[in-house]
Molecule: c-di-AMP riboswitch aptamer (ydaO/yuaA leader)
Organism: Micromonospora sicca
RNA sequence: GGACGGCCACCGCCGAGUCGCUGGACGUCACUGGCGUCGCCAGGCGAGCCGGGGAACCACCGCAGGUUUCGGGGUGAAUCCGCAUCAGCGGUAGGGCGCCUUCCACGCCCGAACCCGUCAGCUAACCCGGCAGGCGGUCGAGGUCGGUGCA
Numbered sequence: 001g002g003a004c005g006g007c008c009a010c011c012g013c014c015g016a017g018u019c020g021c022u023g024g025a026c027g028u029c030a031c032u033g034g035c036g037u038c039g040c041c042a043g044g045c046g047a048g049c050c051g052g053g054g055a056a057c058c059a060c061c062g063c064a065g066g067u068u069u070c071g072g073g074g075u076g077a078a079u080c081c082g083c084a085u086c087a088g089c090g091g092u093a094g095g096g097c098g099c100c101u102u103c104c105a106c107g108c109c110c111g112a113a114c115c116c117g118u119c120a121g122c123u124a125a126c127c128c129g130g131c132a133g134g135c136g137g138u139c140g141a142g143g144u145c146g147g148u149g150c151a
Base pairs, nucleotide, nucleotide: 010137011136012135013134014133018047019046020045021044022043024038025037026036027035028034029033048131049130050129051128052127053126058121071119072116073115074114075113080091081090082089083088094110095109096108097107098106
């Protein structure tokens, strides 16, 4: 000097996943008390954002036969097609970042996963729930200053 890794602060990306006010929670013992762990944490309340259920109207249904686990539905961008035959390859609806006043174009990426439990169209009032998790901090151009050596 470089590379890699860890912690803190700050800046930034996907995402609804943020803010404010309060202030204890859990375990254990020989239990009106003691000890330990967590720390302005958990829990509670509110604001804001996000999601679900839920009338009328509308939509769907209506007769006969068959089927009715070939279930159906939700969050999300994450659907669908082909080839393979062993979970891979190629694309794609759609989505994100960068650049740009914006759009297009261009460049780089994603194109998953999970949940409800036989049940839900839309939907005012009303009711319920969530506020997580995962990552990055580099490249290019120009200018200036300083140091060292030599003459």